[in-house]
RNA sequence: GGAGUCGGCCAGGCAAUCGCUCCGUUUCGGUUUAAUACCCGGGCGGGGAGGAAAGUCCGGGCUCCAUAGGGCAGGGUGCCAGGUAACGCCUGGGGGGCGCGAGCCUACGGAAAGUGCAACAGAAAAUAUACCGCCCCACGACGGCAAUUGCCGGAGCGGGGUAAGGGUGAAAUGGUGCGGUAAGAGCGCACCGCGCAGGUGGCAACACGCUGCGGCAAGGUAAACCCCACCUGGAGCAAGACCAAAUAGGAAAGCAAAGCCGCUGCCCGCGGCGCUUUCGGGUAGGUCGCUCGAGGCUGCUGGCGACGGCAGUCCCAGAUGAAUGAUUGCCCACGACAGAACCCGGCUUACCGGCCGGCUCCCACU
RNA sequence: GGGGCCAUAGCUCAGCUGGUAGAGCGCUACAAUGGCAUUGUAGAGGCCGCCGGUUCGACUCCGGCUGGCUCCACCA
Numbered sequence: 001g002g003a004g005u006c007g008g009c010c011a012g013g014c015a016a017u018c019g020c021u022c023c024g025u026u027u028c029g030g031u032u033u034a035a036u037a038c039c040c041g042g043g044c045g046g047g048g049a050g051g052a053a054a055g056u057c058c059g060g061g062c063u064c065c066a067u068a069g070g071g072c073a074g075g076g077u078g079c080c081a082g083g084u085a086a087c088g089c090c091u092g093g094g095g096g097g098c099g100c101g102a103g104c105c106u107a108c109g110g111a112a113a114g115u116g117c118a119a120c121a122g123a124a125a126a127u128a129u130a131c132c133g134c135c136c137c138a139c140g141a142c143g144g145c146a147a148u149u150g151c152c153g154g155a156g157c158g159g160g161g162u163a164a165g166g167g168u169g170a171a172a173u174g175g176u177g178c179g180g181u182a183a184g185a186g187c188g189c190a191c192c193g194c195g196c197a198g199g200u201g202g203c204a205a206c207a208c209g210c211u212g213c214g215g216c217a218a219g220g221u222a223a224a225c226c227c228c229a230c231c232u233g234g235a236g237c238a239a240g241a242c243c244a245a246a247u248a249g250g251a252a253a254g255c256a257a258a259g260c261c262g263c264u265g266c267c268c269g270c271g272g273c274g275c276u277u278u279c280g281g282g283u284a285g286g287u288c289g290c291u292c293g294a295g296g297c298u299g300c301u302g303g304c305g306a307c308g309g310c311a312g313u314c315c316c317a318g319a320u321g322a323a324u325g326a327u328u329g330c331c332c333a334c335g336a337c338a339g340a341a342c343c344c345g346g347c348u349u350a351c352c353g354g355c356c357g358g359c360u361c362c363c364a365c366u
Numbered sequence: 367g368g369g370g371c372c373a374u375a376g377c378u379c380a381g382c383u384g385g386u387a388g389a390g391c392g393c394u395a396c397a398a399u400g401g402c403a404u405u406g407u408a409g410a411g412g413c414c415g416c417c418g419g420u421u422c423g424a425c426u427c428c429g430g431c432u433g434g435c436u437c438c439a440c441c442a
Base pairs, nucleotide, nucleotide: 001362002361003360004359005358006357007356008355009354010353012331013330014329015328016327017326018325020048021047022046023045024044025043026042028041029040030039050337054348055347057346058345059344060343061342062236063235064234065233069268070267071266072265074232075231076230077229078228079093080092081091082090083089094108095106096105097104098103109227110226114225115224116221117220131166132165133162134161135160136159137158139156142153143152144151145150174192175191176190177189178188179187193216194214195213196212197211198210199208200207201206240288241287242286243285250279251278252277253276254275255274259273260272261271262270281441282440283439295314296313297312298311299310300309301308302307332335367438368437369436370435371434372433373432376391377390378389379388385422393409394408395407396406397405415431416430417429418428419427
C1' cells in the first nucleotide's frame, strides 16, 4: 500500500423566526362565585420518535377469567455448561462443514423399541438378491486328432458356487494390500476405518497414536408417524376499572338444572344462571390503566464472557382524528430505511453512508 | 392497536400420510350446418405469490418476505 474479517458508535449540523403537543410555574387577562377552586387565554421554564418505532415470529411483566387447579390430548424446544424475569435469545465450550488465515455456518437427541416411505432406472431398495460376467459339475449339436473301447476343443442346455469386475441409481451391505481359492469372498492376516468394554483428562458435551475384545452385526429418512428428556392454562390495553348519556328491555333459535355458559378439545373440578347465540335498537363522551422502568449515565468491583454486585447521579414522548413541523441563512461528507400508541428482553426483515478499535492474509522496504 | 384466514390455467375451485398437477366454464383448430348456436373430436395454456432450508425428490414439510380478505368498542 492492497484485500479481508470481527466488534462498537453515529444517522446531516448550527442559528433565527413562526407554529404543534405534554408537564411545571405565574403579583397577568377572561369567565364564575359570597369568596376560592375548576375552566379558557397569555407570559416564563423544561421535555418531545427509532436502530429498526416495522413484521407480530418468540419470551416476560401487567389485567381479567378460580390465589390458575388435576388427568389425557394438543403445542413447543432438542450437543454440553452457564447467563437471565423468561425465551426458540445471548455467552463460553464440544462435534461436523467451509476458508491459506483472522473468522464464518450449523433444527446438532434417538434409525441395534416399533411402524411407514423410497417414483423412474436397475437383477436386487432393506429382505437379501444373480442381469451381464467369472468358476465348477453333468449332458452335449458339431469339429479336429486318432482309427472303431479313446483324446482334445466346444455353441447350447441343466444343476450349483461367486458380490472381486461391468452396468442402474440420490443411495447397493467397510477400504487398501498380501495370502487363499475351481472362481471368489473378513475366508485368513497386516494396516486404516468401525463397534463394545475399561482406563485417563474434562462439571459435562466430548477427546485420546492408552489397553483389551469383536471380522464388521447395525444403509437413508424422525422440518414422516413415533420414542426419550424438558417446557407449556386461556385471552389480550378494543385487557380491565369507574363516571355520564341514550333506547323498542323488541324478535327468532337453542336448552330448560341429568341443562346452558365461562377458563381453546375431552374427562374431572370450580364459578355463574332465565341463560346463551343471532338479528334488531341506543351511545360512540370523559377519567384511570399511561409511563419511574428487569430504566439511563459515571465510577469501583467479581467473571474468559454473556452478565452480576455496590456507590453516586439523572428524570428522558405519552397523544386519542392522534403532536415532533414550516420558512430563511450558513456549512459539507449532500443525507438511506423509515414515524411511538400498555411496557420491556430478543429474533427477523428494510437501510445512503461515515467514524473508531481488535485481528488476518498478500506485496514492498528497513 | 390486536386476532384469524387465503394465494394453484384467463375465471371459479379440486389436489397434499412428499413421487413430477387436474375439473368446470372460457380460448384455438377441425367436423357437422346454406349460416349461427348447440354438439362431437383434438389441442394450447401453470417456474403452484416470492426467497431460502430439510429431503434423492417439495404445490405438499419448516422458516422468512409480499399482497389480499375478514373479525374485535360500550349500554340494556
Predicted 3D model of RNase P RNA and transfer RNA as a complex of 442 nucleotides.
It holds a member of the Rfam family "Bacterial RNase P class A".